[in-house]
RNA sequence: AAGAGCCAAUGGGGGUGCCCUGACAUGAUUGACGGGCUGAGAGGCUGUUCUGCCAACUCCUAGAACCUGAUCCGGAUUGUACCGGCGGAGGGAAUUGGGAUGUGUACCAA
Repeated sequence: AAGAGCCAAUGGGGGUGCCCUGACAUGAUUGACGGGCUGAGAGGCUGUUCUGCCAACUCCUAGAACCUGAUCCGGAUUGUACCGGCGGAGGGAAUUGGGAUGUGUACCAA
């Protein structure tokens, strides 16, 4: 000098399921409060009930955050992307500054 998969600021992307109970009302459907499962995250408000806004979490091209495939396939479970396949498939949102006494991976130990 260059410079990471790291840090920060600002900006942007994303998901919010499944089961049990069953208040009020109801012919029925429905399902408030409460409880449980997995997970980083299953929250609040709004209304046209799946739109919008906010919070937390997480991810931003070395991109498995997340979506499509998918009303998919196999295995568990009361049940569910719960686990695995699919997946060396396809999509998918970044600039600047710092930065090697650092960062990443593997193994071992606590």